[in-house]
RNA sequence: CUUUCAUCGAGAGAGGCUGAGGGAACGGCCCGAUGACGCCUCGGCAACCGGCGGAGUCCCGCUGCGGUGCCAAUUCCGACCCAGGACAGCCCUGGGAAAGAUGAGAG
Numbered sequence: 001c002u003u004u005c006a007u008c009g010a011g012a013g014a015g016g017c018u019g020a021g022g023g024a025a026c027g028g029c030c031c032g033a034u035g036a037c038g039c040c041u042c043g044g045c046a047a048c049c050g051g052c053g054g055a056g057u058c059c060c061g062c063u064g065c066g067g068u069g070c071c072a073a074u075u076c077c078g079a080c081c082c083a084g085g086a087c088a089g090c091c092c093u094g095g096g097a098a099a100g101a102u103g104a105g106a107g
Stems, first nucleotide, its partner, number of pairs: 001107008013042005021031003026078003043071003048067002050063005075099001080096006
């Protein structure tokens, strides 16, 4: 980098360093010198892998020493397709897709 499967409406912040953009990309809307984003330390959340037990191939419960992950906003919202609704129009609701993120495998 490509690919397979699963999940993505819940949860969880303090201190220090730095100093201008950041929230993937486009539009919107937000965050940001009352210091964002990033990095470090400590803390926390969760339970994918792991461990233990049950069950028997789908899974369920417990745990949190270990490997990851995460700690603004639903993946912040939309964008494309379908169905329904409303309208002069912008739109609203539901489902799906695409893209992305994370984990566990494969190449």